[in-house]
Context: one part of a larger RNA
RNA sequence: GCCGGCGACUUAUAGGAAGUGGCAGGUUAAAGAGUAAGAUCUGGAGCCUAAGCGAAAGCGAGUCUGAAUAGGGCGCAAGUCACUUUUUAUGGACCCGAACCUGGAUGAUCUAACCAUGAGCAAGCUGAAGCUUAGGUAACACUUAGUGGAGGGCUGAACGGACCGAUGUUGAAAAAUCGGCCGAUGACUUGUGGUUAGCGGAGAAAUUCCAAUCGAAUUCAGAGCUAGCUGGUUCUCCCCGAAAUGCGUUGAGGCGCAGCGGCAAUGAUGGGCAAUCUAAGGGUAGAGCGACUGUUUCGGUGCGGGCUGCGAAAGCGGUACCAAGUCGUGGCAAACUCCGAAUAUUAGAUCUGCUUUCCAUGUGCCAGUGAGACAUUGGGGGAUAAGCUUCAUUGUCAAGAGGGAAACAGCCCAGAUCAUCAGCUAAGGCCCCUAAAUGGCUUCUAAGUGGAAAAGGAUGUGAGAAUGCUGAAACAACCAGGAAGUUUGCUUAGAAGCAGCAAUCUUUUAAAGAGUGCGUAAUAGCUCACUGGUAAAGCGUUUUUGCGCCGACAAUGGCCGGGACUAAGGAGCCUGCCGAAGCUAUGAGAUUUUUUGUUUCUUUUCUUUUUUGUAAAGAAUAAAAAUCGGUAGGGGAGCGUUCAGCAUUGGGUGAAGUUUUGAUGUAAGUCUGAGUGGACGAUGCUGAAGUGAGAUUGUCGGC
Repeated sequence: GCCGGCGACUUAUAGGAAGUGGCAGGUUAAAGAGUAAGAUCUGGAGCCUAAGCGAAAGCGAGUCUGAAUAGGGCGCAAGUCACUUUUUAUGGACCCGAACCUGGAUGAUCUAACCAUGAGCAAGCUGAAGCUUAGGUAACACUUAGUGGAGGGCUGAACGGACCGAUGUUGAAAAAUCGGCCGAUGACUUGUGGUUAGCGGAGAAAUUCCAAUCGAAUUCAGAGCUAGCUGGUUCUCCCCGAAAUGCGUUGAGGCGCAGCGGCAAUGAUGGGCAAUCUAAGGGUAGAGCGACUGUUUCGGUGCGGGCUGCGAAAGCGGUACCAAGUCGUGGCAAACUCCGAAUAUUAGAUCUGCUUUCCAUGUGCCAGUGAGACAUUGGGGGAUAAGCUUCAUUGUCAAGAGGGAAACAGCCCAGAUCAUCAGCUAAGGCCCCUAAAUGGCUUCUAAGUGGAAAAGGAUGUGAGAAUGCUGAAACAACCAGGAAGUUUGCUUAGAAGCAGCAAUCUUUUAAAGAGUGCGUAAUAGCUCACUGGUAAAGCGUUUUUGCGCCGACAAUGGCCGGGACUAAGGAGCCUGCCGAAGCUAUGAGAUUUUUUGUUUCUUUUCUUUUUUGUAAAGAAUAAAAAUCGGUAGGGGAGCGUUCAGCAUUGGGUGAAGUUUUGAUGUAAGUCUGAGUGGACGAUGCUGAAGUGAGAUUGUCGGC
């Protein structure tokens, strides 16, 4: 891992609710009698109920408050005892799961320290004190040569350790191996025996060790500790169907109340949505500020001040400084408003449309939810960042399948009861992949733009507007001229059209600046403005707009889904088709409701001598209509397993089980044939549960 078995809402008591049954007041408890065990009987103590209100005295269908005869509060009679289901509480309380805490025991054969008693340390080196000899001293000191053999001395095996690297890492090994390394007469190493115990011991001290266990050992018990946490929780079908919000919380991943769901009851004929109309309040968007509070641009005026002149002072002047107020001008505001919408909201009307009655309740019971996500719009925070965060608003997902968006919870279309090899459409599409026009008309684009992007840039190209020049010849091109006073004056080394300053005239002319640019040291030279000619028909400028161009740089090769496309790209118009679980068609099922019909049955009411007849309720059945996505969750109806009771019944002419065939039902399932098997089963009606397995790092067994 697979297969098989086992494996989780139980039980007791006490409340609430619903259903069923008994009685109409209900009912017994303990105890006793009785019995195989029960049933049953005795037992009325007690409990609920039959009257409430008030703090109470008390009064009483009323009472309390109150001065009140007012108003208001609470009341003005149906229950009770069992059983079933469900839920709450208390207990282990759906199952599995802690880390801990407390108590009693067991441990120092590991390891730490200590005690007692033993053992061990190749070889080599160094050469302290002391002593001796010689020298030396007044005597010491001191010096020399020997001797000597000290040391937590040196080198290095055994022994002890563990600094580095590699290997190993499901190892040969739950700490090793290999190669180097450190200590190696010492605070050394080691054998044996002993001592210290968990609220403790030991510790050259590391939260280190105390048997592979240590911020408090191990083991048993309290103990099924507790777990607002994680995981798991077993058959089927039908109906309805949420929430991720508000307030509070030692609260934030938990609870309580409310909100939203389900079931039931009761009550009405209303309710909801839309439309139209009427009425109402508002202070948002916008706008405005000569209407406030603030803020603010420029200009005029200039209270007051600064600086400054004169003066002994009073005072009189100046000012290109600051500046109140005021006038004009132009702005800004979430916490400004003289103003002020659209929407939204509330109420009413119309009874106009649509709507399985979808509605309401200080009703009862049972929940779940209280982590939300994205998208549109309006805001706050942030950087007018975020698949960001936080509100409001609507939608979708959540709990929603189907079609489209290549793929794609939250986007677009559309809400799946079932069946069909039928039809029509939505969004979106119609060259091929790929269902459907290589459709029609008018245009644009040349960039593969389409099929990612800005400021900015450009005789790209289409459409429009304004304006100027133009057969008295424009625009462009070519031919020719472009002169004289004069090198204007100043400046300057020089300044001659062309460094700079000033001035910018006159003449000749068809025209020609005291000069547009290049150039020179300065001249020179080239060129332009301006003019004539050649030739001939449109040429400039500004502006609006459509589609394009550049701007355009990221790490695998890669921004149309691909092929490919010049339309199969963009814009506008038109027709047809495809396209979904939408709608329609045909058939089938379920649920609910109302109405109608039928039928018989059950119960009740009235009538009838009874039969009968009448009415109501329920059940069954038929028709019609509407509905039938669904997580948490609520409700309803069933299937199957084991055991028990009663009835019926099968079985060695073959039960259960098992392998397999077939049939059947909406499902759980049921029935049947054949093989195997070899002794117990089945059906109906009831009852009781150790009652359904795929999930728990479940558990046991097999492989």